The RNA shown here (c-di-GMP-I riboswitch aptamer) has 89 nucleotides and comes from a Pseudomonadota bacterium.
Of the family's consensus pairs, 81% are formed in the model.
The prediction has a mean pLDDT of 84.

């Protein structure tokens, strides 16, 4: 003092769902509301996952099936980068 680690303290975030609102849509923001996180702080680089367009099937939807495209969505799916608070064993 740094890396691992996650006892103790001292905080912090906020799943579902609701209400409003902004988007074609996954969903965003903001209030409530607390499932549960030691990075549940940040970032789309991988892979899933999901929406929109396009082609096929499908009476029409719904669904499925391809692969393409989108300044696409999501970091609380999982690996990967970056930062961090606090010290027992």
């Nucleotide at each position: 003092u740094g890396a691992a680690c996650g006892a103790a303290g001292a905080g912090g975030c906020a799943c579902a769902c609701c209400u409003g609102u902004c988007g074609c849509g996954a969903g965003g923001c903001a209030g409530g509301g607390c499932c549960g996180c030691a990075a549940a702080g940040c970032c789309a680089c991988g892979g899933a996952u999901c929406u929109c367009c396009c082609a096929g099937a499908g009476a029409a939807g719904a669904u499925c099936u391809g692969g393409g495209g989108a300044c696409g969505a999501a970091a609380g799916c999982c690996g990967g980068g970056c930062u961090a608070c606090c010290g027992a064993a």